[in-house]
Context: one part of a larger RNA
RNA sequence: GGACGAACGCUGGCGGCGUGCCUAACACAUGCAAGUCGAGCGGAGACUUAUCGAAUGAAGUUUUCGGAUGGAUUUUGAUAAGUUUUAGCGGCGGACGGGUGAGUAACGCGUGAGCAACCUGCCCUCUACUGGGGAACAACACAUCGAAAGAUGUGCUAAUACCGCAUAAGACCACAGUGCUGACAUGGUACAGGGGUCAAAGGAGCAAUUCGGUAGAGGAUGGGCUCGCGUCUGAUUAGCUAGUUGGUGAGGUAACGGCCCACCAAGGCGACGAUCAGUAGCCGGACUGAGAGGUUGACCGGCCACAUUGGGACUGAGAUACGGCCCAGACUCCUACGGGAGGCAGCAGUGGGGAAUAUUGGGCAAUGGACGCAAGUCUGACCCAGCAACGCCGCGUGAAGGAAGAAGGCUUUCGGGUUGUAAACUUCUUUUAAGGGGGAAGAGCAGAAGACGGUACCCCUUGAAUAAGCCACGGCUAACUACGUGCCAGCAGCCGCGGUAAUACGUAGGUGGCAAGCGUUGUCC
Numbered sequence: 001g002g003a004c005g006a007a008c009g010c011u012g013g014c015g016g017c018g019u020g021c022c023u024a025a026c027a028c029a030u031g032c033a034a035g036u037c038g039a040g041c042g043g044a045g046a047c048u049u050a051u052c053g054a055a056u057g058a059a060g061u062u063u064u065c066g067g068a069u070g071g072a073u074u075u076u077g078a079u080a081a082g083u084u085u086u087a088g089c090g091g092c093g094g095a096c097g098g099g100u101g102a103g104u105a106a107c108g109c110g111u112g113a114g115c116a117a118c119c120u121g122c123c124c125u126c127u128a129c130u131g132g133g134g135a136a137c138a139a140c141a142c143a144u145c146g147a148a149a150g151a152u153g154u155g156c157u158a159a160u161a162c163c164g165c166a167u168a169a170g171a172c173c174a175c176a177g178u179g180c181u182g183a184c185a186u187g188g189u190a191c192a193g194g195g196g197u198c199a200a201a202g203g204a205g206c207a208a209u210u211c212g213g214u215a216g217a218g219g220a221u222g223g224g225c226u227c228g229c230g231u232c233u234g235a236u237u238a239g240c241u242a243g244u245u246g247g248u249g250a251g252g253u254a255a256c257g258g259c260c261c262a263c264c265a266a267g268g269c270g271a272c273g274a275u276c277a278g279u280a281g282c283c284g285g286a287c288u289g290a291g292a293g294g295u296u297g298a299c300c301g302g303c304c305a306c307a308u309u310g311g312g313a314c315u316g317a318g319a320u321a322c323g324g325c326c327c328a329g330a331c332u333c334c335u336a337c338g339g340g341a342g343g344c345a346g347c348a349g350u351g352g353g354g355a356a357u358a359u360u361g362g363g364c365a366a367u368g369g370a371c372g373c374a375a376g377u378c379u380g381a382c383c384c385a386g387c388a389a390c391g392c393c394g395c396g397u398g399a400a401g402g403a404a405g406a407a408g409g410c411u412u413u414c415g416g417g418u419u420g421u422a423a424a425c426u427u428c429u430u431u432u433a434a435g436g437g438g439g440a441a442g443a444g445c446a447g448a449a450g451a452c453g454g455u456a457c458c459c460c461u462u463g464a465a466u467a468a469g470c471c472a473c474g475g476c477u478a479a480c481u482a483c484g485u486g487c488c489a490g491c492a493g494c495c496g497c498g499g500u501a502a503u504a505c506g507u508a509g510g511u512g513g514c515a516a517g518c519g520u521u522g523u524c525c
Base pairs, nucleotide, nucleotide: 001525002524003523004522006521007520008519009518010517013395014394015393016392017391018390019388020387021353026351027350028349030348031347032346035092036091037090040089041088043086044085045084046083047082048081049080050079051078052077053076054075055074060069061068062067099306100305101304108231109230110229111228112227113226114225115224118223119222123219124218125217126216127215128214129213131165133163134162140155141154142153143152144151145150170198171197172196173195175193177191178190179189180188181187202211203210204209232278233277234276239269240268241267244266245265246264247263248262249261251259281303282302283301284300285296286295287294288293308329309328310327311326312325331342332341333340334339359385361384362383363382367381368379369378370377371376398428399427400426401425408419409418410417411416433462434461435460436459437458438457442452469514470513471512472511473510474495475494476493480509481508482507483506484505490497491496
């Protein structure tokens, strides 16, 4: 000198774009953050219409004044149709998106290869098919237990839920055959043979049709595994290792493998630093530097790990399953004391810690995501607004003229000098400010739909009007005098100032530097 997710002191006008718990991976009140589909299904409720029934019984008509007739209106039940809502069964999604960096020195990450050892829902292309049956379980009803959370029993029922059967182009399995092929072993691939195993679901629509379903091939996307190289410090850590190293066999996995198990052998790693200990998420990048290098990993992007602590599996195409389940621990809450409930390292917010870090805001209008034929619903992702000079950038606090060099201040050798064209005063402008008027783009494919926002922007009016500080002035280092103090009070980055004329302390005037900032502290180069 540069840089910062900064903090502190003094000061503070505006706008744009960014950034904002670095500490306690400390504990969390409250609200929201993952739902959706009624065009898979049976119910239940609401409304409307129609038909049938029950009750009510107005006007009117009639009357022997008792009534009779008449059927409006109102209430209600059943059935059918339509619209609508949705607890439950079912499907898809809750493995994405969002957060954090505790752990991890590791194939975790980076980079380059390999898988002839693998998987891949939704999506795209192609091929073949979609026949016929059955038995349940929720909801519901009844009953029971419980303070609650909730649970149990009996009975009924639907489906794109579940289970057999048929069919099998095809896939898979074992058998035997021929050809081609690889850098390599377990090999790979093509064709034909007979044998065995394996499918399916319907919905909407008047219909056309459309959305689905099953099996298979290929693609795309996403993942899994293996290997070469690279990846901090310590030898005041020198030996470490029994599933350890290898083999055979069996199991397991999508798949290779001590991944696991039985048996056998005695190996494997290490001064080219094993093991142990400490520290740490890694990278693209960022800062600095002429570069080499050094430091760093906030924001944004990729990967990994974690979700109160530890362990476990289930479901599923896919699981570290943050807002799933089970067990154990700690903690908090409810309780009728028998037993239950919870997990902000999601967005806000609270307490605490700290030098220190924001609103319990608006909207799904855009982009993206989930579901849905769609309309649409959900979305603290996201887009916006709020707070903070925290950073960068831009603008302003007026411009021109103006010497009686005014007054005042400071100083003086008392003549003056300086503040200083500075002010006053004259002329002008209106960025900004305030007031008034107009007013977007962002919205596509015909239409509708804008949170931001009456915002940005434009026009008019008013009036210099609303807007300057901070640090320094001995040398390094740009900038000096007076007074006070008297080795005191104090200053200080280094050298060093202060003991009676201190350009070094304090104050004032002046001056220098930067400027909505200035200085200090901390850290890196």

Predicted 3D model of a 525-nucleotide part of an RNA (small-subunit ribosomal RNA, 5' domain) from an uncultured bacterium.
Model confidence (mean pLDDT): 83 of 100.
It matches the Rfam family "Bacterial small subunit ribosomal RNA".
The full RNA is in RNAcentral, with records from ENA and SILVA.